[in-house]
RNA sequence: UUUCCUGAGGGGCGCUGCAACGAGCUGUUCCGGCUUGUCAGGCUCAGGGAAAUACAUCAACGACAACCGCGCCCGUUCAUA
Numbered sequence: 001u002u003u004c005c006u007g008a009g010g011g012g013c014g015c016u017g018c019a020a021c022g023a024g025c026u027g028u029u030c031c032g033g034c035u036u037g038u039c040a041g042g043c044u045c046a047g048g049g050a051a052a053u054a055c056a057u058c059a060a061c062g063a064c065a066a067c068c069g070c071g072c073c074c075g076u077u078c079a080u081a
Base pairs, nucleotide, nucleotide: 001051002050003049004048005047006046007045008044009043010074011073012072013071014070015069018042020038021037022036023035024034025033026032041067
């Protein structure tokens, strides 16, 4: 640095459908296009696995959040009346 897994970021219901994934069809190599289904934690933080890379970093201590399409509702905290 890449990728995967786990946890957290208070919760519920409904709607749309970009990416991604599944299915089908299609196209002349490239590798794309179309239809349809699922789909608004895909983001950030923490921990762990694997791989790559580098020669710089590591350990200890400490500190932990900021965000998240639209609508409605609930919970928690604060303020005002």
Molecule: SAH (S-adenosyl-L-homocysteine) riboswitch aptamer
Organism: Zetaproteobacteria bacterium